[in-house]
RNA sequence: AAAAUAAAAUUAUUAGCACCUCAUAUAAAGGUGGGAAUAAGGCCCACAGGUUUCUACCGGGUUGCCGAUAACAACUCGACUAUGAGGGAAAGUGUGCCCAGG
Numbered sequence: 001a002a003a004a005u006a007a008a009a010u011u012a013u014u015a016g017c018a019c020c021u022c023a024u025a026u027a028a029a030g031g032u033g034g035g036a037a038u039a040a041g042g043c044c045c046a047c048a049g050g051u052u053u054c055u056a057c058c059g060g061g062u063u064g065c066c067g068a069u070a071a072c073a074a075c076u077c078g079a080c081u082a083u084g085a086g087g088g089a090a091a092g093u094g095u096g097c098c099c100a101g102g
Base pairs, nucleotide, nucleotide: 003014004013005012006011007010019087020086021085022084023083024082025081026056031047032046033045034044035043041066042065050057058078059077060076061075062074063073064072097102098101
């Protein structure tokens, strides 16, 4: 915000969507192939696999490493997706109606 049901004329109940929080999955991680950059750089494409799981598999930063060539490392902060669970109080303000308090 909208609907259904019941009572009876504004109350009660129920279910779903959205949002928020949490849990599980996965470590936003690891492997392979091809290409690209080169200390102002450290990426791009693809494949297999990882989840009783669809999808995703990245971005920023810090510290290091490579002294020139093909290879990055550690740490840190930040999501989406699937499934499940839980949550939305009080006060206050505005407006309408009956009338002076609802």